[in-house]
RNA sequence: CCAGGGGGCCGGGCAGCCGCGUGUCGCAAGACGCGAGGAAAGUCCGGGCUCCACGAAGCAAGGGUGGCGGGUAACGCCCGCCGGCCCCGGAGAUGAUCCGGGGUCAGGGAAAGUGCCACAGAGAGCAGACCGCCGAUGGCCCGCGCUCCUUUCGAGGAUUUGGGGGCACAGGCAUGGGUGAAAGGGUGCGGUAAGAGCGCACCGGGGCUUCGGCAACGCAGCCCGCAUGGCAAACCCCACCCGGAGCAAGGCCAAAUAGGGGUCUCGCGCCGAGUUCGGCAGGAGCGCUUCGCUCCGAGAGACCCGGGUUGGCUGCUCGAGCCGCGGAGCGAUCCGCGGCCCAGACGAAUGGCUGCCCUUGCGGGGCAGGUGCCUCGGCAUACCGCCCGCAAGACAGAACCCGGCUUACAGGCCCCCUGGCAUU
RNA sequence: GCGAUCGUAGCUCAGUUGGUUAGAGCGCCGGUUUGUGGUACCGGAGGUCGCGGGUUCGAACCCCGUCGAUCGCCCCA
Numbered sequence: 001c002c003a004g005g006g007g008g009c010c011g012g013g014c015a016g017c018c019g020c021g022u023g024u025c026g027c028a029a030g031a032c033g034c035g036a037g038g039a040a041a042g043u044c045c046g047g048g049c050u051c052c053a054c055g056a057a058g059c060a061a062g063g064g065u066g067g068c069g070g071g072u073a074a075c076g077c078c079c080g081c082c083g084g085c086c087c088c089g090g091a092g093a094u095g096a097u098c099c100g101g102g103g104u105c106a107g108g109g110a111a112a113g114u115g116c117c118a119c120a121g122a123g124a125g126c127a128g129a130c131c132g133c134c135g136a137u138g139g140c141c142c143g144c145g146c147u148c149c150u151u152u153c154g155a156g157g158a159u160u161u162g163g164g165g166g167c168a169c170a171g172g173c174a175u176g177g178g179u180g181a182a183a184g185g186g187u188g189c190g191g192u193a194a195g196a197g198c199g200c201a202c203c204g205g206g207g208c209u210u211c212g213g214c215a216a217c218g219c220a221g222c223c224c225g226c227a228u229g230g231c232a233a234a235c236c237c238c239a240c241c242c243g244g245a246g247c248a249a250g251g252c253c254a255a256a257u258a259g260g261g262g263u264c265u266c267g268c269g270c271c272g273a274g275u276u277c278g279g280c281a282g283g284a285g286c287g288c289u290u291c292g293c294u295c296c297g298a299g300a301g302a303c304c305c306g307g308g309u310u311g312g313c314u315g316c317u318c319g320a321g322c323c324g325c326g327g328a329g330c331g332a333u334c335c336g337c338g339g340c341c342c343a344g345a346c347g348a349a350u351g352g353c354u355g356c357c358c359u360u361g362c363g364g365g366g367c368a369g370g371u372g373c374c375u376c377g378g379c380a381u382a383c384c385g386c387c388c389g390c391a392a393g394a395c396a397g398a399a400c401c402c403g404g405c406u407u408a409c410a411g412g413c414c415c416c417c418u419g420g421c422a423u424u
Numbered sequence: 425g426c427g428a429u430c431g432u433a434g435c436u437c438a439g440u441u442g443g444u445u446a447g448a449g450c451g452c453c454g455g456u457u458u459g460u461g462g463u464a465c466c467g468g469a470g471g472u473c474g475c476g477g478g479u480u481c482g483a484a485c486c487c488c489g490u491c492g493a494u495c496g497c498c499c500c501a
Stems, first nucleotide, its partner, number of pairs: 001420010012357007020035006037395001041406002044404005049246004055291005062242005067081005082107001083105009108237002113235002115231003130177002132173003137170002139167004144162001147158004185203006204226001205224005211218002250314004260305007269280004282296004306500003321340008358393006366386002369384001370381005425497007434450004443481001452468005474490005
C1' cells in the first nucleotide's frame, strides 16, 4: 500500500437576508433565548406515569425466560467467564496433542413419562439379516489308508476308526457391501471356522473421589467394555418471573343530540317488630379450595341499532438528564465534585435564497509543481498535483417520557486481527 | 398515536399432533354438442404459499426479523 473480517465515531461547516413554532419581557411595535435523530422508524422487550381491578394463604390455568457470575429501576438488554462447533497462526514428525487469536451458539432436562422419525431399506427403537463371510460343530457326498468278507487273482463289496477334499442343508457372524438424515462408540493389534469390546493399547463416553474455582466448570486418580440414537423453535418436566389497559390513559370546562330503541344474562326471597331496625336464607366481590371480611335490597352487565360533536385548558416536559474533571472496577457500570437548561407542535413549526468552504463524481478548457526527454533552455504530460465549470451530499423526520433490541443508511474518519506485496 | 386481525392460483377460500404429487369453487384456454352464442360434457394450463433467515432428515404449518392490507378508539353511556 492492497484485500478480507470485527468494533467505534461523524453523518455537511460558517456568514448574511427572509420566514415558521414556542418561551420570557413589553401597552404596542418589537427585542432576546431555544428549536429533530442515531435511528425520531418497526412497535419487538423492559420501566416511569395514569386509570381500573385488588382480603390472606395454597393450588390450578395462561404467557414468558433458560450455561454461570455480575451490572441495572427493570429486561428477553449489557459485561466478564465457562462449555460445544468452525476457522486461522505457531510449536510438534505434514499425525495425535499443546499454545495463542478470531467468529458463532434459542447453550436447562432425552436413564420422569407420552409422541414422531415419511420415502428408501432386511432392520428405525428392549433393532435386524437382502447380498456377503464362515460352516469350527452337526448333516450329506467323494476319494485315501487300516480292518473284514468274496474272488475267475484282474478286482469287487462292507462297515468302524484315522486323515483329506467338496456341498452350503441345519446353523454361526454382525466385520464388509447396500438403504437412509440417522444402523447400538472410533483406530490398530491380537484372537477366531468366520467374526465381534471377545481381549489389549490409545482416543471418546459414563460413574465415584481428591484438589482448584462464588459458580458454570476444570485438572488428576480409580472404577465400568460401553448398558438407554435424534427431535423439547412437539407435548411435557424443572427453576425463576408476570394483575389488566393505555396520554385517543386520566382530570376540568364548554357545545350538540334522542340520558332513545332492541336482544341476551344474573337478580329483586322469608320472618319478627312496625317502616330508622334485627334475624335466617341467597347473591356478588372470587378461576378452584379453606378461613374470613365487605357489599347488595333494586338494579347490574354484555352486544347491536340509532343520534351528536370534530372545541378549549391540563396531563406536557427538569429527566434513571447533558457536559467536564477525579476516583473504584478487566469490563458493563457505579461514586464524588463543578457547570448547564436543551423542541413541546395538534390542518401538526424546525424551512428557503445567496456567498465562501468541505467531500464525491463527471467534463474537459487550461497551468506545468512532480515526472520524462534533451542541443540546458525548451518540449511533452496518459497518470499524480493545481485551476475552472457542472451535478450530487444518504437513511429518514419528534407527538407522554425514558432504558434497550431490531431494521434502513450516500460518503468519510479512527482502532484491532489475518493474509499478500514492497522497503529497511 | 395506541391496540387487534390477516396475507395460499386472476378472484373467493380449504389445507394441524410438520411427511412423499399443495387442493376446491368461480374464472381462463382447447375440443364435442348447436345454424351461432349460452348451457351441458370432456380435457388442460395456471402457485417465489407476501419476503428474508433459523430449528429440523424434512417447513404453507414451528420460531425470529421485515413488508403490506384491513378493522377498532370520542360523546349520548
Predicted 3D model of RNase P RNA and transfer RNA as a complex of 501 nucleotides.
It holds a member of the Rfam family "Bacterial RNase P class A".
Its mean pLDDT, the model's own confidence on a scale to 100, is 76.